[in-house]
RNA sequence: GCCGGAGUGGCGAAACAGGCAUACGCGCGUGACUCAAAAUCACGUGAGCUACAACUCGUGGGGGUUCGAGUCCCCCCUCCGGCACCA
Numbered sequence: 001g002c003c004g005g006a007g008u009g010g011c012g013a014a015a016c017a018g019g020c021a022u023a024c025g026c027g028c029g030u031g032a033c034u035c036a037a038a039a040u041c042a043c044g045u046g047a048g049c050u051a052c053a054a055c056u057c058g059u060g061g062g063g064g065u066u067c068g069a070g071u072c073c074c075c076c077c078u079c080c081g082g083c084a085c086c087a
Stems, first nucleotide, its partner, number of pairs: 001083007010026003019067001027045006046057003060076005
């Protein structure tokens, strides 16, 4: 240099064919149970704002297509693998 794969909450990860992003698990928070704890159970848990509402933003960065993009297209960044080059 060429080809391919990957990048999503605090972590591992999911999203069938473009249609409510973060399912599910872990962790964490609150509560129940307990003398207390562990285990277990219930509820909650992306961010901002807030009143647990509404609203806004968010899938590596930027742009595009589309009514609608994590998903498709272009450019770039990072990581992984293969190939080529190596006087």
Model confidence (mean pLDDT): 81 of 100. This is a predicted structure of an 87-nucleotide RNA (transfer RNA) from a Candidatus Schekmanbacteria bacterium. The source organism's lineage runs through Bacteria, Bacteria candidate phyla and Candidatus Schekmaniibacteriota. Rfam family: tRNA. Rfam's curators write: Transfer RNA (tRNA) molecules are approximately 80 nucleotides in length. The family's RNA type in Rfam is transfer RNA.